This is a predicted structure of an 82-nucleotide RNA (transfer RNA) from a Polyangiaceae bacterium. RNAcentral holds the sequence, with entries from ENA. The organism belongs to Polyangiaceae, within Bacteria. Its Rfam family is "tRNA". By type it is a transfer RNA. Rfam describes the family as follows. Transfer RNA (tRNA) molecules are approximately 80 nucleotides in length. Its family is annotated with triplet codon-amino acid adaptor activity in the Gene Ontology.

RNA sequence: GCACGAGUGGCGGAACUGGCAGACGCACCAGAUUUAGGAUCUGGCGCCGCAAGGCUUGGGGGUUCGAGUCCCCCCUCGUGCA
Numbered sequence: 001g002c003a004c005g006a007g008u009g010g011c012g013g014a015a016c017u018g019g020c021a022g023a024c025g026c027a028c029c030a031g032a033u034u035u036a037g038g039a040u041c042u043g044g045c046g047c048c049g050c051a052a053g054g055c056u057u058g059g060g061g062g063u064u065c066g067a068g069u070c071c072c073c074c075c076u077c078g079u080g081c082a
Stems, first nucleotide, its partner, number of pairs: 001081007010026003019065001028044005046055003058074005
């Protein structure tokens, strides 16, 4: 340099055909239980906002009523070829 694959809450990781973004697990927070801790159970857990609401899938742009998903450019990582 060329080709292919990947990038989603703090971490791992779903979303198959474009139609509620964040299922599920871990971690964390609160409560119950315990002398205490662990384990277990219940609830919560992206960001802004008093709320209503808005924003958010590596960055930027496009298509569409609607994009994590399709198209273009760029960045980073991995594999193969030279």